[in-house]
The RNA shown here (c-di-GMP-I riboswitch aptamer) has 84 nucleotides and comes from Pontibacterium granulatum. Its Rfam family is "c-di-GMP-I riboswitch aptamer". Gene Ontology term of the family: cyclic-di-GMP binding. NCBI's taxonomy places the organism under Bacteria, Pseudomonadati, Gammaproteobacteria, Oceanospirillales, Pontibacterium. The coordinates come from a structure-prediction model, not an experiment, and the mean pLDDT is 80. It was read from a public genome assembly, where an Rfam model found it.

RNA sequence: UCCGGAUAAAGGCACAACCUGAGUAAUCAGGCGUCGCAAAGUCACGGGUCCCAUCUAUGUUGUGGGGAUGGCCGAACUGCCCAU
Numbered sequence: 001u002c003c004g005g006a007u008a009a010a011g012g013c014a015c016a017a018c019c020u021g022a023g024u025a026a027u028c029a030g031g032c033g034u035c036g037c038a039a040a041g042u043c044a045c046g047g048g049u050c051c052c053a054u055c056u057a058u059g060u061u062g063u064g065g066g067g068a069u070g071g072c073c074g075a076a077c078u079g080c081c082c083a084u
Base pairs, nucleotide, nucleotide: 004082005081012037013036018031019030020029021028022027035071041077042076045074046073047072048069049068050067051066052064053063054062
């Protein structure tokens, strides 16, 4: 250093529910919260899922250089600590 991750230390993130706001929606932002997380850090490139628009053959379909999701997965990039 890589691999790996402990009933370790320090620090970090923050599910559901609820409150406020934004959006047609998926969902997002802030608050609260603390289910969990060693990448639950970044990134929509690939796949998945979801929403919207559209088409007509009304289909778990097609089309979209429309959108959401990184706490669904893969790839890529970056990173704290450390026992055996």